[in-house]
Context: one part of a larger RNA
RNA sequence: GGAUGAACGCUGGCGGUGUGCCUGAGAUAUGCAAGUCGAGCGCUCCGACGAUCCCCGCAAGGGGGCUGUCGGAGAGCGGCAGACGGCUGAGUAACACGUAGGAACCUCCCCCUAGGCAAGGAAUAGCUCACCGAAAGGUGGGGUAAUACUUUAUGGUAUCCCGAUUAUAUCGGGAUUAAAGAGCUUAACUGCUCACCAAGGGAUGGUCCUGCGGCCUAUCAGGUAGUUGGUGGGGUAACGGCCCACCAAGCCGAUGACGGGUAGCUGGCCUCAUGAGGGUGGUCAGCCAGAGGGGGACUGCGACACGGCCCCCACUCCUACGGGAGGCAGCAAUCAGGAGUAGUCGGCAAUGGGCGAAAGCCUGACCGCGCGACACCGCGUGUAGGAAUAAGUACGAAAGUAUGUAAACUACUGUGGUAGGGGAAGAAGUUCCGCCUUUGGCGGGAUUGACGGUACCCUACUAGAAAGGAGCCGCUAACUGCGUGCCAGAAGCGUCGGUAAUACGUGGGCUUCAAGCGUUAUCC
Numbered sequence: 001g002g003a004u005g006a007a008c009g010c011u012g013g014c015g016g017u018g019u020g021c022c023u024g025a026g027a028u029a030u031g032c033a034a035g036u037c038g039a040g041c042g043c044u045c046c047g048a049c050g051a052u053c054c055c056c057g058c059a060a061g062g063g064g065g066c067u068g069u070c071g072g073a074g075a076g077c078g079g080c081a082g083a084c085g086g087c088u089g090a091g092u093a094a095c096a097c098g099u100a101g102g103a104a105c106c107u108c109c110c111c112c113u114a115g116g117c118a119a120g121g122a123a124u125a126g127c128u129c130a131c132c133g134a135a136a137g138g139u140g141g142g143g144u145a146a147u148a149c150u151u152u153a154u155g156g157u158a159u160c161c162c163g164a165u166u167a168u169a170u171c172g173g174g175a176u177u178a179a180a181g182a183g184c185u186u187a188a189c190u191g192c193u194c195a196c197c198a199a200g201g202g203a204u205g206g207u208c209c210u211g212c213g214g215c216c217u218a219u220c221a222g223g224u225a226g227u228u229g230g231u232g233g234g235g236u237a238a239c240g241g242c243c244c245a246c247c248a249a250g251c252c253g254a255u256g257a258c259g260g261g262u263a264g265c266u267g268g269c270c271u272c273a274u275g276a277g278g279g280u281g282g283u284c285a286g287c288c289a290g291a292g293g294g295g296g297a298c299u300g301c302g303a304c305a306c307g308g309c310c311c312c313c314a315c316u317c318c319u320a321c322g323g324g325a326g327g328c329a330g331c332a333a334u335c336a337g338g339a340g341u342a343g344u345c346g347g348c349a350a351u352g353g354g355c356g357a358a359a360g361c362c363u364g365a366c367c368g369c370g371c372g373a374c375a376c377c378g379c380g381u382g383u384a385g386g387a388a389u390a391a392g393u394a395c396g397a398a399a400g401u402a403u404g405u406a407a408a409c410u411a412c413u414g415u416g417g418u419a420g421g422g423g424a425a426g427a428a429g430u431u432c433c434g435c436c437u438u439u440g441g442c443g444g445g446a447u448u449g450a451c452g453g454u455a456c457c458c459u460a461c462u463a464g465a466a467a468g469g470a471g472c473c474g475c476u477a478a479c480u481g482c483g484u485g486c487c488a489g490a491a492g493c494g495u496c497g498g499u500a501a502u503a504c505g506u507g508g509g510c511u512u513c514a515a516g517c518g519u520u521a522u523c524c
Stems, first nucleotide, its partner, number of pairs: 001524004006520005013379006019372002021337001026335003030332003035080003040077002043074008052065005087290003097213006105206002110202004115197002118152004127142006158176007181194004215261003222252003227249008264287004268280004292313005315326004343369001345368003351365001352363004382412004392403004416462007426451001429447008468513005473494003479508005489496002
């Protein structure tokens, strides 16, 4: 000098873009953060319209039952999604990461290819009845549906066995091994769409293995028994001591094993002469790991699963004392810790995601607004004229000099400010109607914006709101008066201060940077 997720001191006008718990992976009140599908299924309640029956009534009308259509709400069964997105960096020195390769593998949804979708059955939630419990919840009886479950059929595929064949391959036979419907349409056969099943291929994502690369420590020198290898098995999607039985005695190590300390890794970022290095890993992007601590599996294409389950531990809460409930390292917020880090805000309008045929619903992802000079960038605090130079202040050989064209004063401008008016882009879609030959396209109408009446533009008025910080002995740009008297103090280094201190304190002046300026910390 540059840099920072900074903090502190003094000061502070505006805007844009970024950025903001680095410390206790400490504890959390409250709200929200993952749902959706009625075009899979049965039911309950409500509303509207209609048909029919019964009762009261002369009638108008009122009440009730049953049933159909449409709409809404509720819990439940079922499907898909809760393995993504979001947060954090505790652990990890490791195939964790980076890079370059490899093989013994899996892959829901999506795309392509060529097929199939047949015949049956038994239950169960919801519901109802009874009971237990303070609650959380549970038990039993009855009965109901499905794209839930299940049996059979058929086939392809896969595995196994037998036989043939030239080893692989191929062929023949046998055994085991699928499926689900819904909506629209048709007088009907049917047709269309979306689902469903099995097979082959692709894409995407993932698992596994290996070479090489990147911290400190020898005041850590030997380490290792599933250890190293083999055979056979088990297990896995798959190779493998991954696990087991048996056999052998290996394997690693001064090219640093083993141990200890520290640490998420990378793209990047900072610095330096742009190179080589050194430092760092915050925001953003990729990967990994974790979800109060530890362990475990279930479901599933995918988890050993942050807002799923089970067990132990610690903590907190409820309790009728018998027993239960919970997990903000999601967004806000609170307490604590700390030098130190923000709103219990708005919206799904856009982008993206989940579900759905769609309309749509959900989305603290995201988009926005708010707070903080935390950083960077931009703008302003006026412009021009104006005295041989007011007053004040300071110095002074008392002549004068400095502040200083600075002010006053005159003219002007309107970045800004105040008031008024206009006012976006960000919108693609969605829906209705019509036309074309359909998935679809075209034309017309309607409609969708949190930000926001914001940005921006126009008009009027107004110099009006808006300058400080540090320094002035040398390094280092900038000097004098007074006070103090090795005192009080200053200080980055050299040093300064003991009676004329340009170095302390203060006044004037000056220098420099500027809405900032200094200090501290850390890196180059």
Small-subunit ribosomal RNA, 5' domain from Candidatus Roizmanbacteria bacterium RIFCSPHIGHO2_12_FULL_38_13, 524 nucleotides, folded computationally. It was read from a public genome assembly.